Source information: Transfer RNA from an Actinomycetota bacterium, 74 nucleotides, folded computationally. RNAcentral holds the sequence, with entries from ENA. RNAcentral records the identical sequence in 2 taxa. It matches the Rfam family "tRNA". About the family: Transfer RNA (tRNA) molecules are approximately 80 nucleotides in length. The family's RNA type in Rfam is transfer RNA. NCBI's taxonomy places the organism under Bacteria, Bacillati, Actinomycetota.
RNA sequence: GCGGACUUAGUACAGUGGUAGUACAUGAGCUUCCCAAGCUCAAAGGGCGGGUUCGAUUCCCGUAGUCCGCUCCA
Repeated sequence: GCGGACUUAGUACAGUGGUAGUACAUGAGCUUCCCAAGCUCAAAGGGCGGGUUCGAUUCCCGUAGUCCGCUCCA
């Protein structure tokens, strides 16, 4: 330099052009003599910038980061 994959909640991951989910973690409550466990509830998110669209996390372009492969030079 070229090609590909990935980026979603504190962490790990799903998913989809029409309300963004699960598990763990966190907070509150219930239960218990207390703790743990269990149950209920809550808060918390689309890397960034544009475009298309009635509507974008999803499609397109650019850009940043991480990973993998290939090539060249030293």